RNA sequence: CCGGGCGACCGCUGCCGGUGUAAAAACCGGUAGAGGAAAGUCCGGACUCCAUCGGGCAGGGUGCCAGGUAACGCCUGGGCGGCGCAAGCCGACGGAAAGUGCAACAGAAACAAACCGCCCUUCUUCGGGAGGGUAAGGGUGAAACGGUGCGGUAAGAGCGCACCGGCGUCACGGUAACGUGGCGGCCGGGCAAACCCCACCCGGAGCAAGACCAAAUAGGGGAGAAGGGUUGCCCGACCCGUUAUCACUCCCGGGUUGGUUGCUAGAGCGCCGCAGCGAUGCGGCGUCGAGAGAGAUGGUCGCCGUCCUUCCCCUCGGGGAGGGAUACAGAAUCCGGCUUACAGG
RNA sequence: CGGGGUGUAGCUCAGCCUGGCAGAGCGCUUCGUUCGGGACGAAGAGGCCCCCAGUUCAAAUCUGGGCACCCCGACCA
Numbered sequence: 001c002c003g004g005g006c007g008a009c010c011g012c013u014g015c016c017g018g019u020g021u022a023a024a025a026a027c028c029g030g031u032a033g034a035g036g037a038a039a040g041u042c043c044g045g046a047c048u049c050c051a052u053c054g055g056g057c058a059g060g061g062u063g064c065c066a067g068g069u070a071a072c073g074c075c076u077g078g079g080c081g082g083c084g085c086a087a088g089c090c091g092a093c094g095g096a097a098a099g100u101g102c103a104a105c106a107g108a109a110a111c112a113a114a115c116c117g118c119c120c121u122u123c124u125u126c127g128g129g130a131g132g133g134u135a136a137g138g139g140u141g142a143a144a145c146g147g148u149g150c151g152g153u154a155a156g157a158g159c160g161c162a163c164c165g166g167c168g169u170c171a172c173g174g175u176a177a178c179g180u181g182g183c184g185g186c187c188g189g190g191c192a193a194a195c196c197c198c199a200c201c202c203g204g205a206g207c208a209a210g211a212c213c214a215a216a217u218a219g220g221g222g223a224g225a226a227g228g229g230u231u232g233c234c235c236g237a238c239c240c241g242u243u244a245u246c247a248c249u250c251c252c253g254g255g256u257u258g259g260u261u262g263c264u265a266g267a268g269c270g271c272c273g274c275a276g277c278g279a280u281g282c283g284g285c286g287u288c289g290a291g292a293g294a295g296a297u298g299g300u301c302g303c304c305g306u307c308c309u310u311c312c313c314c315u316c317g318g319g320g321a322g323g324g325a326u327a328c329a330g331a332a333u334c335c336g337g338c339u340u341a342c343a344g345g
Numbered sequence: 346c347g348g349g350g351u352g353u354a355g356c357u358c359a360g361c362c363u364g365g366c367a368g369a370g371c372g373c374u375u376c377g378u379u380c381g382g383g384a385c386g387a388a389g390a391g392g393c394c395c396c397c398a399g400u401u402c403a404a405a406u407c408u409g410g411g412c413a414c415c416c417c418g419a420c421c422a
Stems, first nucleotide, its partner, number of pairs: 001345002004304007012033008035328001039339002042337005047206004052237006059202005064078005079093001080091004094197002099195002101191002115138002117134007146164006165187002167184007210261004220252005227240003254421003268287008305326009346418007355371004365402001373389005395411005
């Protein structure tokens, strides 16, 4: 990326035409009739209602950079990191040097530490004791205060030097992430899928939204607020209402289990051209491809295809016969993604 | 179709937010007590924390994906 094809018979749903009828019902013919995931409902939008608009707090989400898009947690390109000989594949990838917090057990010590060891001084009953220095060595641990080497030192130590790693800073290249080079011993461990900080984004509910018609009843009873209104909270504008009969909210009781609309022509699909590395955009031509409402799109048979396997023939290209497999799964307002399931190619 | 919640011992549940030994009640087993049983007392067993990945030294707990089950939502007056 594709995910069976053709034919016959019997069925189902919508629409169109005809017969039929007062109107229907019914019958006949024609035509259309699931997916790459229709799924999970995990994100993002369209649409509808909450009368309308703005600000703040809380809460939630995203997280290298740039671009694409109606929007996104998606996609494309680039950077960095990991793996690989390579082509390439993978990555929840801001900040731990703002602060708070956590780290069981072990260990002297879990952030700036002296248990053993090493070194110096001193005391000594010659076993060792006391004071100090030391993070190089040992031990504990998932993790121990840059790494290797040389110098240095009482022993040591970025204490000094070379290389490597990190950080900071400057210059250059790049839209940027970042890269390259110079300089500075600056060397400050982990966890943010802990609180948090920084940047950006987010009103709520959902087609059982919403609108209209019809039928039915006990068109009944009770309670509630002066406030209510973007549905967590607060504020402002604005709107509605203000003593209750209607209407509003909730509870109890009652009735119906109907119809129409929203509803399928759309960020649609196919081909071509142009711009772009690409996602994608723009233009032209063509095309219409389900709309059910407890839910249609199915079943049986035959032939063929695809794959697996056994046997036979063979001119080694293949041919023939038998057996088996042919999945996952099914619209329910629509669309863009992601994820998950999937025989076989 | 839409929305919400729960999976931990045989059963009913806590622990999850704030990560570190998995717990309670009932039930079960053994012993004691009793003539025997119940009740009571003592001791004990019993768990892949629904599954698969990830973050972390460490996951029942945090994050992502999946599975199963439960609950709510019609309209009219």